[in-house]
RNA sequence: GCAGCGAACGGGCAAACUACACCGAAAGGGUGGGACGCAAAGUCUCCGGCCUACGGCCUGCGGGCCUUGGUAGCGGGAUUGCCGAA
Numbered sequence: 001g002c003a004g005c006g007a008a009c010g011g012g013c014a015a016a017c018u019a020c021a022c023c024g025a026a027a028g029g030g031u032g033g034g035a036c037g038c039a040a041a042g043u044c045u046c047c048g049g050c051c052u053a054c055g056g057c058c059u060g061c062g063g064g065c066c067u068u069g070g071u072a073g074c075g076g077g078a079u080u081g082c083c084g085a086a
Stems, first nucleotide, its partner, number of pairs: 006083001012038002017033004022029002036073001042079003046076003049071003055066004
């Protein structure tokens, strides 16, 4: 110096919940508060899962399918990356 591993130091992110004369059809997201957790809880929907259903089609009116969107804090994958002891 590199790789593995993950103690410390310094920082980072931010679940539930909550406020909003914010966006959205919804799921969900944004911003502020908040902290359950996170070593990629940085970024990307390529694969699987889950959620949604404005619109279209079908319907035995229960719903189903197509399509749309979401979830990266559901998992896999891709990609970038801080510190650094035994």
Overview: Predicted 3D model of an 86-nucleotide RNA (c-di-GMP-I riboswitch aptamer) from Desulfobacca acetoxidans. Model confidence (mean pLDDT): 84 of 100. Lineage of the source: Bacteria > Thermodesulfobacteriota > Desulfobaccales > Desulfobaccaceae > Desulfobacca. It was read from a public genome assembly, where an Rfam model found it.